Predicted 3D model of a 71-nucleotide RNA (transfer RNA) from an Alphaproteobacteria bacterium.
The organism belongs to Alphaproteobacteria, within Bacteria.
The RNAcentral record of the sequence draws on ENA and MGnify.
Rfam family: tRNA.

[in-house]
Order: sequence, then C1' cells, then structure tokens
RNA sequence: AGGUCCAUAGGUUAAUGGUAGACCAGGGGACUCCAAAUCCUCUAAUGGGGGUUCGAUUCCCUCUGGACCUG
Repeated sequence: AGGUCCAUAGGUUAAUGGUAGACCAGGGGACUCCAAAUCCUCUAAUGGGGGUUCGAUUCCCUCUGGACCUG
C1' cells in the first nucleotide's frame, strides 16, 4: 500500500428490514438462626456521521478502533 472480517448492557453474545433478547455481573426482595444455593423483581446497550426506506442492529457510503491475509 491492497484486501477480508469485526464493533450491541460492566463482561460473553443473539436478533436474514417491523416491540432490541439471553446468560453472567450489579441493586432490591423472598427463603434461612446467619450465610451459601435457589426463586422473584429492577437498572443498563446497537462505535461516530450521512444516505436508502413508511420503518435500519440489519442495506449503502464515510470516519474511528481492532483482528487477519498478501506484498
């Protein structure tokens, strides 16, 4: 320099254009003599900008960051 892929909650990750979900972690509660385990409940996310569309996590462009390949 060229190419491919990735970016979603504090962490690991789903969602093939139509309500953003799960598990772990965290807060509260139940249970218990106390605690652990278990159960209930709550909080929290689409990397930035633009475009297409009635509607974008999803499609397109660009930027940023990361991984890999070629030289």